[in-house]
RNA sequence: AACUUAUUCAGAAAGAUCGAGGGAUUAGGCCCGUUGACAUCUUGGCAACCUAGCUACCGCAAAGGUGCCAAAACCUACCCAGUAAAAUGGGGGAUGAUAAGUU
Numbered sequence: 001a002a003c004u005u006a007u008u009c010a011g012a013a014a015g016a017u018c019g020a021g022g023g024a025u026u027a028g029g030c031c032c033g034u035u036g037a038c039a040u041c042u043u044g045g046c047a048a049c050c051u052a053g054c055u056a057c058c059g060c061a062a063a064g065g066u067g068c069c070a071a072a073a074c075c076u077a078c079c080c081a082g083u084a085a086a087a088u089g090g091g092g093g094a095u096g097a098u099a100a101g102u103u
Base pairs, nucleotide, nucleotide: 001103002102003101004100005099006098007097008096013043014042015041016040017039021032022031023030026077027076028075029074044069045068046067049065050064051063053060054059073095078092079091080090
């Protein structure tokens, strides 16, 4: 990097550094941001995919490997359904992210 499977409306922030953008990509919307966002580091936390542990099972727990800690993956985009036509809401898909495995 590609593929497969699973999950993706729950949960979890303080400090330091930096200094203008950021919320994956494109577009539209909406939001965060000089009262310092994003990013990085430290500490803390959440969760429980994998390993190890305990357990008769369900599970428990959180040591190790990851992951995560604004908003649903911030929302929409394609299809279905719906409507006179729309809109709101709903279902699915695509794309992405994460884990585990394979090549």
SAM riboswitch aptamer (S box leader) from a Chitinophagales bacterium, 103 nucleotides, folded computationally. It was read from a public genome assembly, where an Rfam model found it. The model forms 89% of the base pairs in the Rfam consensus. Lineage of the source: Bacteria > Pseudomonadati > Bacteroidota > Chitinophagia > Chitinophagales. Its mean pLDDT, the model's own confidence on a scale to 100, is 87.